Notes
This is a predicted structure of a 327-nucleotide part of an RNA (large-subunit ribosomal RNA, domain IV) from a wastewater metagenome. Model confidence (mean pLDDT): 87 of 100. RNAcentral holds the full RNA, with entries from SILVA.
Context: one part of a larger RNA
RNA sequence: CUCUCGUUAAGGAACUCGGCAACAUACUCCUGUAACUUCGGGAUAAAGGAGCCCUCAGCAAUGAGGGGGCACAUAAAUGGGGGUAGCGACUGUUUACCAAAAACACAGGACUCUGCAAAAUCGGAAGAUGAAGUAUAGGGUCUGACACCUGCCCGGUGCUGGAAGGUUAAGAGGACUUGUUAGCAGCAAUGCGAAGCUCGGAAUCGAAGCCCCAGUAAACGGCGGCCGUAACUAUGACGGUCCUAAGGUAGCGAAAUUCCUUGUCGGGUAAGUUCCGACCUGCACGAAUGGUGUAACGACUUCCCCACUGUCUCAACGAGAGUCUCG
Numbered sequence: 001c002u003c004u005c006g007u008u009a010a011g012g013a014a015c016u017c018g019g020c021a022a023c024a025u026a027c028u029c030c031u032g033u034a035a036c037u038u039c040g041g042g043a044u045a046a047a048g049g050a051g052c053c054c055u056c057a058g059c060a061a062u063g064a065g066g067g068g069g070c071a072c073a074u075a076a077a078u079g080g081g082g083g084u085a086g087c088g089a090c091u092g093u094u095u096a097c098c099a100a101a102a103a104c105a106c107a108g109g110a111c112u113c114u115g116c117a118a119a120a121u122c123g124g125a126a127g128a129u130g131a132a133g134u135a136u137a138g139g140g141u142c143u144g145a146c147a148c149c150u151g152c153c154c155g156g157u158g159c160u161g162g163a164a165g166g167u168u169a170a171g172a173g174g175a176c177u178u179g180u181u182a183g184c185a186g187c188a189a190u191g192c193g194a195a196g197c198u199c200g201g202a203a204u205c206g207a208a209g210c211c212c213c214a215g216u217a218a219a220c221g222g223c224g225g226c227c228g229u230a231a232c233u234a235u236g237a238c239g240g241u242c243c244u245a246a247g248g249u250a251g252c253g254a255a256a257u258u259c260c261u262u263g264u265c266g267g268g269u270a271a272g273u274u275c276c277g278a279c280c281u282g283c284a285c286g287a288a289u290g291g292u293g294u295a296a297c298g299a300c301u302u303c304c305c306c307a308c309u310g311u312c313u314c315a316a317c318g319a320g321a322g323u324c325u326c327g
Stems, first nucleotide, its partner, number of pairs: 001322008010313002014311001019308001027051005036041001038145001052067006068072001080306004085301002087298002092104002108143007120129003146293004151223003156220002158216005165211003171205002176200001179197002183192003224242005251285001252282001263279005
């Protein structure tokens, strides 16, 4: 010097990103226990007290008296507590070996598909799962207890339905046409050329789909701009105008979302870029990609307080094991 322990004056988080680590608390009984609440909880809330040994009485519970120690839950083991806000309702699950969470799941909600030889899935098929189930069932997707709610838009994309018209494949169809040539003509070269075979092939008919017409947003998604206006000023209930499928409703809001920003005001501190309560100028919240609340719960995250302490002011001493030297 390193590690693991022990003790420490005065102070008590001044340390630090942060009370990380350590200290403190702890058991049983008695008293007592707030806000809030889904009336179950919260709750071991908080806060306070008792506990050893002997004698006597008593069946006992227990009561009375006495005694000792620095210390009586005498060892070991054994909750620190309270307040605030965010997120997630909860118990659970997860990155085996850097992440346990606000992520996943969840009960509940909704949409959608499926009438049974079901839909869906695996397989080339047979076959199997679904299911020895049958719409109070099964599959898929989204949301995520509970409470109050869930606004407007179907123009685009998707899905569902429709079938009048347009477009349209294979196929059907075969007008017309290519080659060949029996034959005919010709002195010949060659020309014409039926049938058959053959190269092509127009019109016409021809399904779904697409175009088209409707519906559908707890389908994918979307939810404006400019100008003026009230008897101080400011603001703008109001008006005008352009555009749109429709122009963001309720609720919330500098937020896990706010760039400017340490916004402004209030609270807490002597002093607060964090925190809490408001305001609304929402760069760029917003309603099952759910909105806003919410008791209980959380090895989650933020801030504050009490207790407590070598975290610190600021270090000291002790014990053990190493490092190091010699053997």